[in-house]
RNA sequence: UGCGGAGUAGAGUAAUUGGUCAACUCAUUAGGCUCAUGACCUGAAGAUUAUAGGUUCAAGUCCUAUCUCCGCAU
Numbered sequence: 001u002g003c004g005g006a007g008u009a010g011a012g013u014a015a016u017u018g019g020u021c022a023a024c025u026c027a028u029u030a031g032g033c034u035c036a037u038g039a040c041c042u043g044a045a046g047a048u049u050a051u052a053g054g055u056u057c058a059a060g061u062c063c064u065a066u067c068u069c070c071g072c073a074u
Stems, first nucleotide, its partner, number of pairs: 001073007010026004019057001028044005050066005
């Protein structure tokens, strides 16, 4: 320098050919259960989907540029 992949709650992952509340597990937290803790049960909070633009009635998803990480080539 070129090519490819990745970036989404605190952590790890989904999200179907672009379609109407961004979902799941763990963690956190409130309540229940228990003599008590754990387990279990029922809730809650937590995301401006890496950043900035563009296309569209509608973007996590498509397009452009940039940033970070990983791999390959030189």